[in-house]
RNA sequence: GCCCCUGUCGUCUAGUCCGGUCCAGGACGCCAGGUUCUCAUCCUGGAAACACGGGUUCGAAUCCCGUCAGGGGUACCA
Numbered sequence: 001g002c003c004c005c006u007g008u009c010g011u012c013u014a015g016u017c018c019g020g021u022c023c024a025g026g027a028c029g030c031c032a033g034g035u036u037c038u039c040a041u042c043c044u045g046g047a048a049a050c051a052c053g054g055g056u057u058c059g060a061a062u063c064c065c066g067u068c069a070g071g072g073g074u075a076c077c078a
Stems, first nucleotide, its partner, number of pairs: 001074007010028004020058001030046005051067005
């Protein structure tokens, strides 16, 4: 240099392939309330994310292009 994969709440992840029912779901953690003599446990509720830019589309986490970051593979022979 070229090729492939990955990037989503604080953390780990589902969803992406095949666009719509996702202003995005789950677990742990966090906050509030309940339960309890107290703590823990348990129950209920809440806040919290689509790496960045552009394009296609009525509609994009999802498709396309570029950039950034991480990981893997491969080549530099005459």